Model confidence (mean pLDDT): 79 of 100. GlmS glucosamine-6-phosphate activated ribozyme aptamer from an Acidimicrobiia bacterium, 157 nucleotides, folded computationally. Rfam family: glmS glucosamine-6-phosphate activated ribozyme aptamer. It is annotated as a riboswitch. Rfam links the family to the GO terms catalytic activity and regulation of gene expression. The organism belongs to Acidimicrobiia, within Bacteria.
RNA sequence: AGUGAAUCAGUAGCGCCUGGCCUCCCUUUCGAGGGAGGUGACGAGGAGGAAGGUCAUCGAAAUAUUCGGCGGAUGCCUUCCCGGCCUUCCAUGGCCGUCACGAGAGCAGCAAAAACCCGGGGGUGACCCCGGAACAGAGGGCUCUCGGAUGGAACCA
Numbered sequence: 001a002g003u004g005a006a007u008c009a010g011u012a013g014c015g016c017c018u019g020g021c022c023u024c025c026c027u028u029u030c031g032a033g034g035g036a037g038g039u040g041a042c043g044a045g046g047a048g049g050a051a052g053g054u055c056a057u058c059g060a061a062a063u064a065u066u067c068g069g070c071g072g073a074u075g076c077c078u079u080c081c082c083g084g085c086c087u088u089c090c091a092u093g094g095c096c097g098u099c100a101c102g103a104g105a106g107c108a109g110c111a112a113a114a115a116c117c118c119g120g121g122g123g124u125g126a127c128c129c130c131g132g133a134a135c136a137g138a139g140g141g142c143u144c145u146c147g148g149a150u151g152g153a154a155c156c157a
Stems, first nucleotide, its partner, number of pairs: 014071004019067001020039008042059003048081007082097005087154006101147007117132006
């Protein structure tokens, strides 16, 4: 380095649990103690590379244990490198990140959970798993308008 097999993963609003809360069992001097469990963020969106910094985007639900904590992280900021756009090339500058400029307006499309309704399964239980219907915002897409540097060379007139 290749081939085969097994196992794991198939990935980051993600994972975990020594607190809290809840359940079951045992003990109890009824104050509590012990053991075993359950719960502990609902999706959308998000990756050029490196380093440093940072309580890392958006809404849904709920008025709350989605409390509290730990770890991680595709976010953001700064610097450098690479790349794209600003007609082409080079230099500088600006804005961006491969769907590779900014601002404004409009359009289209897009979620899951909770709650409600209906149904199935597991557990003594807390609770868990599955199916049917509904409901966002940001970002991105499309259309229109406005704006997108300086110098040299090229090209065009």